[in-house]
A computed fold for a 478-nucleotide part of an RNA from an uncultured bacterium, annotated as small-subunit ribosomal RNA, 3' major domain. Its mean pLDDT, the model's own confidence on a scale to 100, is 83. Its Rfam family is "Bacterial small subunit ribosomal RNA". The full RNA is in RNAcentral, with records from ENA and SILVA.
Context: one part of a larger RNA
RNA sequence: UGACGGGGGUCCGCACAAGCGGUGGAGCAUGUGGUUUAAUUCGAUGAUACGCGAGGAACCUUACCUGGGCUAGAAUGUGCGUGAAGGUAUCAGAGAUGGUACCGUGUAGCAAUACACACAAAACAAGGUGCUGCAUGGCUGUCGUCAGCUCGUGCCGUGAGGUGUUGGGUUAAGUCCCGCAACGAGCGCAACCCCUGCUCUUAGUUGCCAGCACGUGAUGGUGGGGACUCUAAGAAGACUGCCUUCGCAAGAAGAGAGGAAGGAGGGGACGACGUCAAGUCAUCAUGGCCCUUACGUCCAGGGCGACACACGUGCUACAAUGGUGCCGACAGCGGGUAGCGAGGUGGCAACACUGAGCCAAUCUUGAAAAGGGCAUCACAGUUCGGAUUGGGGUCUGCAACCCGACCCCAUGAAGCUGGAAUCGCUAGUAAUCGCGCAUCAGCCAUGGCGCGGUGAAUACGUUCCCGGACCUUGUACA
Numbered sequence: 001u002g003a004c005g006g007g008g009g010u011c012c013g014c015a016c017a018a019g020c021g022g023u024g025g026a027g028c029a030u031g032u033g034g035u036u037u038a039a040u041u042c043g044a045u046g047a048u049a050c051g052c053g054a055g056g057a058a059c060c061u062u063a064c065c066u067g068g069g070c071u072a073g074a075a076u077g078u079g080c081g082u083g084a085a086g087g088u089a090u091c092a093g094a095g096a097u098g099g100u101a102c103c104g105u106g107u108a109g110c111a112a113u114a115c116a117c118a119c120a121a122a123a124c125a126a127g128g129u130g131c132u133g134c135a136u137g138g139c140u141g142u143c144g145u146c147a148g149c150u151c152g153u154g155c156c157g158u159g160a161g162g163u164g165u166u167g168g169g170u171u172a173a174g175u176c177c178c179g180c181a182a183c184g185a186g187c188g189c190a191a192c193c194c195c196u197g198c199u200c201u202u203a204g205u206u207g208c209c210a211g212c213a214c215g216u217g218a219u220g221g222u223g224g225g226g227a228c229u230c231u232a233a234g235a236a237g238a239c240u241g242c243c244u245u246c247g248c249a250a251g252a253a254g255a256g257a258g259g260a261a262g263g264a265g266g267g268g269a270c271g272a273c274g275u276c277a278a279g280u281c282a283u284c285a286u287g288g289c290c291c292u293u294a295c296g297u298c299c300a301g302g303g304c305g306a307c308a309c310a311c312g313u314g315c316u317a318c319a320a321u322g323g324u325g326c327c328g329a330c331a332g333c334g335g336g337u338a339g340c341g342a343g344g345u346g347g348c349a350a351c352a353c354u355g356a357g358c359c360a361a362u363c364u365u366g367a368a369a370a371g372g373g374c375a376u377c378a379c380a381g382u383u384c385g386g387a388u389u390g391g392g393g394u395c396u397g398c399a400a401c402c403c404g405a406c407c408c409c410a411u412g413a414a415g416c417u418g419g420a421a422u423c424g425c426u427a428g429u430a431a432u433c434g435c436g437c438a439u440c441a442g443c444c445a446u447g448g449c450g451c452g453g454u455g456a457a458u459a460c461g462u463u464c465c466c467g468g469a470c471c472u473u474g475u476a477c478a
Base pairs, nucleotide, nucleotide: 001478002477003475004474005473007472008471009470010469011468012467013466015462016461019425020424021423022422023421026316027315028314029313030312031311032310033309034307035306042053043052064302065301066300067299068298069297070296076125077124078123081119082118083117086103087102088101089100090099091098092097106115107114108113127291128290130289131288132287136285137284138280139279140278141276143274148187149186150185151184152183153182154163155162156161167178168177169176193268194267195266196265199235200234201233202232203231204230208225209224212223213222214221239262242256243254244253245252246251305444318418322377323376324375325374326373327372334365335364336363339358340357343354344353345352346351384415389410390409391408392407393406394405395404431454432453433452434451435450436449437448
């Protein structure tokens, strides 16, 4: 000087407390450990691994296993030489691959030749998801959006170093004020950026429809209109600016004013010096090492999906604030041409056939659901719950046996609110309800990322648990 303390002081955070809902019990989904296996590819492992890399494992992916092939190789360049390219048929084979027959005989040019494409000897450059993240770059997690981390000059100290950065206040903040052997400065904080909340201006189609017409069974359907909603560009607005109280100031308080919004309005992006030899050589890049008829590469099939068990994360429930049937309201973000598909027809349905319109504020996806109304069920393992299994089908795809989703009929398991323990959340939040998107042929999505609808309770307080900041104190630790 740090670090640490079951030392002290001050302060903060869903840290506790106060509340609401969960997890831990059940079934299933998914990840992991373990075990098994020819293989169950690899990585991630307290917080900071475990619905994580993976925003899509039937083949492919794929890196693993078994078997069958290739050896300048699966890709690209130079390239002797051959042939246009390419197409059809056929044989062997699981395929990779190998063989046969036929058609074809490019463009420019008289030709030589050149160009393009395919095959391709030798040779030069290959290739490796093999190892080392403790050789590395880049990227990332975490402490932590915590308020800190430093420098120049000066001053103090033999020196390590200190001072500044401490103190008194204040703040979300090393934020600002006052003081001070310090005076300044940098990286952080804040602001500048984006979304959202009010208003105005401009603009008015594909959006809108108040007033005026036309028209329909009905609909902004049509003429028209820019008022309104909205769209999307610009502007304005919030600054403790005004008032009162307290204060030297910074600032604090106000069920003050005005205002759509008030003291950082709400949310996002943004992560200082550094820590964990944290993570990643399997995104990529890369030093070194290793393999080179194989640790490279092609193919078929299998595996990554196994199952006594253990854990994490979730979904669905155990019901009456509910289940079921019928009627009938109200969104927003998005997506769409190898696509979205209205409407019609068939089918109980998944879906099939047909097909208008739309490269989309135009057409379409499209139904929002919870909510409301009516009816029924009466506390029951049930009209709760839906696992499991049997049968029949639909669709995608070369192909659903291993191993897809969906539909219908039948079946109807566990489960009566979950021990010790443990998690999230402070407001349009929790809880609850549905909708969309990426990936994607299809989908194991209950995951992830978004969107809107309905919409709470509680916070006395900081003694305690956890983590952190500053000052101080002890130390045999560095």